Background:
Large-subunit ribosomal RNA, domain VI from a Candidatus Gottesmanbacteria bacterium, 256 nucleotides, folded computationally. Its mean pLDDT, the model's own confidence on a scale to 100, is 84.

[in-house]
Context: one part of a larger RNA
RNA sequence: CGUUGGAUAUUUGAGGAGAGCUCACUACAGUACGAGAGGACCUAGUGGGAGGAAUCCCUGGUGUGCCAGUUGUCCUAUCAAGGGCAGCAAGCUGGAUAGCCACAUACCUUAGAGAUAAGCGCUGAAAGCAUCUUAAGCGCCAAGCUCUUCCCAAGAUAAGGUAUCCUUUUUAGACCCCUUGUAGAUGACAAGGUUGAUAGGCGGAAGGUGUACGUAUCGUAAGAUAUUUAGCCCAUCCGUACUAAUUGGUCGAGAG
Repeated sequence: CGUUGGAUAUUUGAGGAGAGCUCACUACAGUACGAGAGGACCUAGUGGGAGGAAUCCCUGGUGUGCCAGUUGUCCUAUCAAGGGCAGCAAGCUGGAUAGCCACAUACCUUAGAGAUAAGCGCUGAAAGCAUCUUAAGCGCCAAGCUCUUCCCAAGAUAAGGUAUCCUUUUUAGACCCCUUGUAGAUGACAAGGUUGAUAGGCGGAAGGUGUACGUAUCGUAAGAUAUUUAGCCCAUCCGUACUAAUUGGUCGAGAG
C1' cells in the first nucleotide's frame, strides 16, 4: 500500500515445512527343515543405540554485588572490629538461591486407512488350446505417495469466515510518552500506567551460609563455651501505594 467504511478479538485451511531410523534379547523352539553339523519364517513381548523436541521436580555444572573460612601486606591512631590489594571486574579455599544448562527428567520416531510401483494372481477371449490383460472386467502388494501426527499459514490479489464495537464537537481504537520483562541487538512482542501491584523500596516466607558483633565464664595463651538452628543474605513467592508509571499530545470512518 492492498484486501471497497473504520476497528478489536477469534478462527477456517488453499498451500508450505517437520518427523519417518535402527539393533539386540526372550517366548514360539532347539520346533519346522536336515543323515548330521546346524537351524528358521511368522507372531507376541522386553531392553537398548542414535536423532529430535520439551522441562528444571530429582541429580549435577555455572552462579564475578550471596554466606563462611583463611595467607601476606597496607589503612581506619592503638586493642578489638572492619576495609583495600594480591590474574580474568573473583587472592586462595568450602558451599550456594534464581536464571541458564546436561551428565538430569519425562516424551516422540506408533498404530491404521486409501490409491499405487515392480511383482504375484482370478476370470478370460482375440487364437475351440494356452495366456495376469502387450484385450474388457476383478484382486493382492513397499520403509516410498495421499491422509492420519506436529508447526507456519488469507498478499490464498479468488486477499475468506464468525462475534462484538464505532456513526463527525471526530468515535471505536491505536500510537507517542512512562514503569517493566515471560520478550529482546534496535524495532517488535508481552505485562502495566493511580479505577494501579508494572518496577524499586518495605514487611513476611522460602532458600543459602553455618552460629555474627558485644558481653560473661574457663584457660598462662592459642582458644573454648553460653547468649545463638545465631548473624548476614542477589535474581524466587506472597503482601503492602512509601517512590516512580505525572500532565498531556498525535493519528483515526463511507456508499446506498
Description
Its Rfam family is "Bacterial large subunit ribosomal RNA". Rfam links the family to the GO terms ribosome and structural constituent of ribosome.